[in-house]
């Protein structure tokens, strides 16, 4: 100094995220995700299907508070 999980509000197809609340924890829990591994999601798109259901893959969508680089930084 930062602020998980809860519950409220708002944005989203969702994952999630931002504002309050509120402390679980972090001595970088500050920034990268177009650095690299990993997880999450599946509107849209494809395939199956008679089908506006249903099923299945997909990330261009999210996680830096899942690791590891990397970049910048306070106090002692």
């Nucleotide at each position: 100094g930062c602020a998980a999980a809860u519950c409220c509000g708002u944005c989203g197809a969702a994952a999630g995220a931002c504002g309050g609340u509120g402390a679980c924890g972090c001595a970088g829990a500050g920034c990268u995700a177009a650095c690299g591994g990993g997880g999450c999601u599946a509107c849209c798109g494809c395939g199956g299907g008679a089908a506006u259901a249903c099923c299945g893959c997909c990330a261009c969508g999210c996680c830096a508070g899942c690791c590891g680089g990397g970049c910048c930084g306070c106090c002692a």